The RNA shown here (transfer RNA) has 72 nucleotides and comes from Closterium sp. NIES-67. The coordinates come from a structure-prediction model, not an experiment, and the mean pLDDT is 81. It matches the Rfam family "tRNA". It is annotated as a transfer RNA. The sequence is in RNAcentral, with records from GtRNAdb and Rfam.
RNA sequence: GCGUCAGUAGUCCAAUGGUCAGGAUAUUUGCCUUCCAAGCAAAAGAUCCGGGUUCGAUUCCCGGCUGACGCA
Numbered sequence: 001g002c003g004u005c006a007g008u009a010g011u012c013c014a015a016u017g018g019u020c021a022g023g024a025u026a027u028u029u030g031c032c033u034u035c036c037a038a039g040c041a042a043a044a045g046a047u048c049c050g051g052g053u054u055c056g057a058u059u060c061c062c063g064g065c066u067g068a069c070g071c072a
Base pairs, nucleotide, nucleotide: 001071002070003069004068005067006066007065010025011024012023013022018055027043028042029041030040031039048064049063050062051061052060
């Protein structure tokens, strides 16, 4: 330099062209307990950036950035 794949809560994973973007874990609050832990309930938290297609994009297309792998 070229090609392939990936980028979603603090972390690890889902998801599908259609309006609550879901789960686990972590965090906070409450319940329970003499206290802690565990358990139960609740809350808050995310689609890498820009553009395009579309009535509608996390999803499809283009470019950029980052990472992994391969080739040279």